[in-house]
RNA sequence: GGCGGCGUGCUUAACACAUGCAAGUCGAACGAACCUUCGGGUUAGUGGCGGACGGGUGAGUAACGCGUGAGAAUCUGCCCUCAGGAGGGGGACAACAGCUGGAAACGGCUGCUAAUACCCCAUAUGCCGCGAGGUGAAACGAAUUUCGCCUGAGGAUGAGCUCGCGUCUGAUUAGCUAGUUGGUGUAGGUAAUGGCUCACCAAGGCAUCGAUCAGUAGCUGGUCUGAGAGGAUGAUCAGCCACACUGGUACUGAGACACGGACCAGACUCCUACGGGAGGCAGCAGUGAGGAAUAUUGGACAAUGGGGGCAACCCUGAUCCAGCCAUGCCGCGUGAGUGAAGAAGGCCUUAGGGUUGUAAAGCUCUUUCAGAUGUGAAGAUGAUGACGGUAACAUCAGAAGAAGCUCCGGCUAACUUCGUGCCAGCAGCCGCGGUAAUACGAAGGGAGCGAGCGUUGUUCGGAAUCACUGGGCGUAAAGCGUGCGUAGGCGGAUAACAAAGUCAGAAGUGAAAUCCCGGGGCUCAACCCCGGAACUGCUUUUGAAACUCCUUGUCUAGAGUAUGGUAGAGGAUAACGGAAUUCCGAGUGUAGAGGUGAAAUUCGCAGAUAUUCGGAGGAACACCAGUUGCGAAGGCGGUUAUCUGGGCCAUUACUGACGCUGAGGUACGAAAGCGUGGGGAGCAAACAGGAUUAGAUACCCUGGUAGUCCACGCCGUGAACGAUGUAUGCUAGUUGUCGGGGGUUCUGCCUUCGGUGACGGAGUUAACGCAUUAAGCAUACCGCCUGGGGAGUACGGUCGCAAGAUUAAAACUCAAAGGAAUUGACGGGGACCCGCACAAGCGGUGGAGCAUGUUGUUUAAUUCGACGCAACGCGAAGAACCUUACCCACACUUGACAUCCUUCUUUGGGCUUUCAGAGAUGAUUGCUUUCGGUUCGGCCGGGGAAGUGACAGGUGCUGCAUGGCUGUCGUCAGCUCGUGUCGUGAGAUGUUAGGUUAAGUCCUGCAACGAGCGCAACCCUUAUCGUCUGUUGCUACCAUUUAGUUGGGCACUCUGACGAGACUGCCGGUGAUAAGCCGGAGGAAGGUGGGGACGACGUCAAGUCAUCAUGGCCCUUACGUGUGGGGCUACAAACGUGCUACAAUGGCUACUACAAUGGGCUGCGAGGUCGCGAGGCCAAGCUAAUCUCUAAAAGUAGUCUCAGUUCGGAUUGUUCUCUGCAACUCGAGAGCAUGAAGUCGGAAUCGCUAGUAAUCGUGGAUCAGCAUGCCACGGUGAAUACGUUCCCGGGUCUUGUACACACCGCCCGUCACAUCAUGGGAGUUGGUUCUGCCCGAAGAUGGUGCGCUAACCUUUUAGGAGGCAGCCAGCCACGGUAGGAUCAGCGACUGGGAUGAAGUCGUAACAAGG
Repeated sequence: GGCGGCGUGCUUAACACAUGCAAGUCGAACGAACCUUCGGGUUAGUGGCGGACGGGUGAGUAACGCGUGAGAAUCUGCCCUCAGGAGGGGGACAACAGCUGGAAACGGCUGCUAAUACCCCAUAUGCCGCGAGGUGAAACGAAUUUCGCCUGAGGAUGAGCUCGCGUCUGAUUAGCUAGUUGGUGUAGGUAAUGGCUCACCAAGGCAUCGAUCAGUAGCUGGUCUGAGAGGAUGAUCAGCCACACUGGUACUGAGACACGGACCAGACUCCUACGGGAGGCAGCAGUGAGGAAUAUUGGACAAUGGGGGCAACCCUGAUCCAGCCAUGCCGCGUGAGUGAAGAAGGCCUUAGGGUUGUAAAGCUCUUUCAGAUGUGAAGAUGAUGACGGUAACAUCAGAAGAAGCUCCGGCUAACUUCGUGCCAGCAGCCGCGGUAAUACGAAGGGAGCGAGCGUUGUUCGGAAUCACUGGGCGUAAAGCGUGCGUAGGCGGAUAACAAAGUCAGAAGUGAAAUCCCGGGGCUCAACCCCGGAACUGCUUUUGAAACUCCUUGUCUAGAGUAUGGUAGAGGAUAACGGAAUUCCGAGUGUAGAGGUGAAAUUCGCAGAUAUUCGGAGGAACACCAGUUGCGAAGGCGGUUAUCUGGGCCAUUACUGACGCUGAGGUACGAAAGCGUGGGGAGCAAACAGGAUUAGAUACCCUGGUAGUCCACGCCGUGAACGAUGUAUGCUAGUUGUCGGGGGUUCUGCCUUCGGUGACGGAGUUAACGCAUUAAGCAUACCGCCUGGGGAGUACGGUCGCAAGAUUAAAACUCAAAGGAAUUGACGGGGACCCGCACAAGCGGUGGAGCAUGUUGUUUAAUUCGACGCAACGCGAAGAACCUUACCCACACUUGACAUCCUUCUUUGGGCUUUCAGAGAUGAUUGCUUUCGGUUCGGCCGGGGAAGUGACAGGUGCUGCAUGGCUGUCGUCAGCUCGUGUCGUGAGAUGUUAGGUUAAGUCCUGCAACGAGCGCAACCCUUAUCGUCUGUUGCUACCAUUUAGUUGGGCACUCUGACGAGACUGCCGGUGAUAAGCCGGAGGAAGGUGGGGACGACGUCAAGUCAUCAUGGCCCUUACGUGUGGGGCUACAAACGUGCUACAAUGGCUACUACAAUGGGCUGCGAGGUCGCGAGGCCAAGCUAAUCUCUAAAAGUAGUCUCAGUUCGGAUUGUUCUCUGCAACUCGAGAGCAUGAAGUCGGAAUCGCUAGUAAUCGUGGAUCAGCAUGCCACGGUGAAUACGUUCCCGGGUCUUGUACACACCGCCCGUCACAUCAUGGGAGUUGGUUCUGCCCGAAGAUGGUGCGCUAACCUUUUAGGAGGCAGCCAGCCACGGUAGGAUCAGCGACUGGGAUGAAGUCGUAACAAGG
């Protein structure tokens, strides 16, 4: 959520079921009863046929159950065909009647009776038997007829049985089996073969081509998917099987071991009078339960079919219909045309507009579907219609009754705003969300599908991700440690044969439906019908003979044997040898030895170490020795002898495919370890001690036991590696070496076979690489792999003395783990190079006092920012007020400042009086030149006031939203691009290499050739010269003066403009005939002359929202604005940067010469004068090469004489000066007095390579005043650099990497806590199953049957045959008992595992990871 058609509809509890229905029918088989319209009808019972079909379900079953194809030893009611027959007799039992038991269900006894019920005799085409012979049937039943009965033969249908092939998983199931396998018995039994059953005999049968056991499962046609091969599945429809509450059993019957029959046992439910009884929805509806989940207690026998009946007919939850459910498939509709003022509203907006959107409204039309009314089927061959007044048709009214769901970050079609702020939430995977979310929620818009849409689950696909088609195994997972060898698989040449595989033809079968193709019917479609093809298979048969196989013959190329040589650490045993270590004895000899990074433990005066001689003992074999040799691998190394295996070469003879591989199996198999017995020199786990260390159960040292050695026996592993299975064939070369042979012109060379290395081509590989010793191209066989962890672990099995080995999972958990290569970064990796980086020097800091900044603390406030280098004399080139952002108090609210609107005003400004107040401000007195223009209009402009709202304002937050600016690596030499080439690609090349440079500077080479940003140069300054300019500068010369003062002058200095000059240009050497380097000449200057400006691509989420700008957020009578005062100046402590010192290279006093850069009108201020002085007063000159600040200081001379001083100047007292409204908090300076610490500074650390350091003074900005800071200027003026090992930083190349947030990285294990799954576990509970024994219902079978007994027989008071009850026996379900096997649940405690937030301890791995 509108309609219709056609399908489907308990997948779970084969769980339990109330109620109704689902199998009856026949009076034309029979008697009887009842009713009757006298025609007949109804019915319980006897009897017949049917209840074995139809319908349901899938529990069981891994099986001849199913599928397919064959077969022989069978039966078959009703049906069809043919042949024959139906003669004669008999006795009962229900019903019924009487009596009687029981609550009921249901009976009992006596008596009567019929039949198409039952029995006997006769007959016989049959059956059995060699035969004799035996045996075997019926209904004159009904009727008018069709009907029916019996026997035999055949058919059809149905059923039973046997066999070939196919049919899930597990080997952590490897052995199973006693009726088991076969035989005999003309045994029994069956419809029928058969151990189906029994007796006896034999010991077989099945199984690695998977028996047995365990788990799971109905099978098939088909269905879904897929290109196919396959994979999954077995609803509906159809075939087969099995089952009917659970288990067992038979009866009847043609057929059953029987869903709606029987008996027994069990569980459960119900009734009961407690004595006993009843029941079985896995039929159709329906109920409960279970579950995520599945329908009506409907109609009809009208059709199709089934049962009975002669038939009429009856029955039929089979079936046909209807009902319910968007559960599936198919079809239709929810309107069509026109319509721009692009309406309103919504949303967005850059505020213009855009979009929703021709969409709506409006106008003009149509009526499918639904609705109303009317007509009204087919389905029915003669009658009969549940569906159904249904389908369909006609008429009518009106756009009228009919649209939702999901999604919009990528995959994947579709985007914006707001809200939220790692919250809430989303999520299939990747992943979104921490204040600008296209990913959450909402809205607008859009995309997709549409009576549906989305989610979840399942299956196939993609997945070549189990690989037959169609994968792999050097390093990603994966070659058994190695050989021998069984089964198996595969196998050389040639000829013949047969025809198993193979190929071809034919026949049978492969049910129907389904799929496909062609037609047809419902208006179309879905759906249905007809025909065809197909069903890839199996069987039979006829052929072929190339290939494979079987058989036979032959061959020699594979394989092997023989003969002659040959190399070798091949194996086993025995003997021998020398060197060395250790120990023992003796001699010489004296204080140390030993050991280490450095030490100590240790040994030594009881004589070590050292040295000499002698002896003992064990183990190992220097040199030779070599990517040399041998061996299957492990492995093998002194010499000699004996025994022994294998290989290689040469030569011809022989055998004649004898071969290759190899599941299981078996043998060998390093080291360590185990057992027994020896041996024990050295070495050396464990252990002890000494060191190291934060610790050091380690690394180092001193000792030292197992062990290492031998014999015998186990173990059976390893990075047992070439991480590369074995065998064979084929496919370029070059070069070395070991062994053998041949040739030759013979120190050699050529060639051949077998080994062992290096390089390299094709090819191959993801790449690295491999490359005739393949990882190439092929063949054969074996082994192994299928994401990481859990885990090579648990359990089980096998082996082992043990240690353990081998075989080998799952739960759970993660989204990765891994390989190769690339670019970076990093390394206590390497090579080269550079830098005041070290070293060599000079001077400092760190100690003192003070100044200044910071932290911390304090405070009402001590505003804010900056934090390693690259914050800390930084923003701040200057906080008493101001600044000022902070605190306290008091004020204002369209505001201190801007624009717009309305109204009013322009009696405004300046000066001034007074009052209140801290002031801002408010009130007030007096004087004065009373806004400007003007078209003369409150017209224009300006100012002011009031009002209103838009707004102003914010040093409020976010530098992690930003712009701009800046710092840093770093003035380091790097960073890139185009084209080309190489590589699958990331990328590489260029940019690397050899030289050289300060430099990616230049040269040479080169698959590169070029180019850009950087370097350098161009710019400024400084050093030399020239030209021009000569005032305010200069003065050689001529005059002049106190004085370049003045007149000449412009040569010089200087000024400031233009030029010159330096380029490795020249010479020599060196180098590669290069670039360059070294030396020299000339030159003021020489190899970028010195200095400056100039800062590549980028890094640090570096710094700054408080310079400025700016997004977003926040405040709006306050986080805005103003005023006064205070604070930023505090002070236990710590740090940074400086100043001044500690003194004699100095202090003090005196004297005197030489600078440069700069500044100056609210200014610099000469000079004079006063003051001890800071400074004051008067005042010339100067808007500056003119005047002025301006005096330079270090210097020279004298004195002081090593002292806390004549050093040092802090601190304090006091008196002053200056600036300024104002020096209290809180300025600077001067005089006098005071005279602290400090005697050169621990660990550590900074600057500097030449006009530099050091030292000396000078100027300027800011500024009213205030510098030890900052920025400039000149004077005097050094020392040292061997060199690049080390520290720090940087560059290039290379190497390793498990890092990529890039080493301040990554990462391991224990412990503690929490959660989860799992192993062990004393035991305990349950399921399945096996074995032994006990019990033995019903039942059939056998026996008995003294009790009972109608049919038949007889010699008849009765007996016999036969039968029945009863009893017995074996078999057997359930049950019991004992013991095993196996599976599952629970289980104190316990083991490891996994996962979790920034826990604890260390630092094992990744770099040489120290």
Predicted 3D model of a 1410-nucleotide RNA (small-subunit ribosomal RNA) from an uncultured bacterium. Rfam family: Bacterial small subunit ribosomal RNA. Gene Ontology terms of the family: structural constituent of ribosome and ribosome.